[in-house]
Predicted 3D model of a 72-nucleotide RNA (transfer RNA) from Candidatus Roizmanbacteria bacterium CG11_big_fil_rev_8_21_14_0_20_36_8. The coordinates come from a structure-prediction model, not an experiment, and the mean pLDDT is 84. Rfam family: tRNA. Its family is annotated with triplet codon-amino acid adaptor activity in the Gene Ontology. By type it is a transfer RNA.
């Protein structure tokens, strides 16, 4: 150097054009003499950065930039 994946919540990942979500994690409440389980709820995202196409983009399309992989 060339090719391809992937980048969304503290963390592991979902969502394939129309209202951004699960689970663990955190924090409250219930239960218990206590603590652990458990069960309810809460809060937590400029969807890696900038441009395009659309009414309308986390999802289409370009350039970057990170990460991983395979050729050479």
């Nucleotide at each position: 150097g060339c090719c391809g994946a992937c980048u969304u919540a503290g963390c592991u990942c979902a969502g394939c054009g129309g209202u951004a979500g699960a689970g663990c994690a955190a924090c409250g409440c219930u239960u218990u003499u206590g603590u652990a389980a458990a069960g309810c709820g809460u809060a937590g995202g400029u969807c890696g950065u900038c441009g395009g196409u659309u009414c309308a983009a986390a999802u289409c399309c370009g350039a970057c930039a990170g990460u991983c992989g395979g050729c050479u």